This is a predicted structure of a 74-nucleotide RNA (transfer RNA) from a Minisyncoccota bacterium.
Rfam family: tRNA. Gene Ontology term of the family: triplet codon-amino acid adaptor activity.

RNA sequence: GCGGGUGUAGUUUAGUGGUAAAAUAUGAUCUUGCCAAGAUUAAGUUUCGGGUUCGAUUCCCGGCACCCGCACCA
Repeated sequence: GCGGGUGUAGUUUAGUGGUAAAAUAUGAUCUUGCCAAGAUUAAGUUUCGGGUUCGAUUCCCGGCACCCGCACCA
C1' cells in the first nucleotide's frame, strides 16, 4: 500500500427499517441478630460524521480504533 472482518450499558453478548434487551456489576428496599446468599426495584448503552427514508442501531458513503490475510522495503 491492497483486501476482509469487528465496533451495542462498567464488563460479556443478543437483536431488529418503527423509539434497544439479557446476564453480570452498581445504588436502594425487603429477608437475616450480622455477613453472605436470595427477592423486588432504579439508573445506565447502539464508535464518529454525512446520505437515503415519514422514521436508521439496522441500508449506503467516508473517518477513527482494533483484528486477520496479502504485497513491498530494510
Lineage of the source: Bacteria > Bacillati > Minisyncoccota. Its mean pLDDT, the model's own confidence on a scale to 100, is 81. The RNAcentral record of the sequence draws on ENA.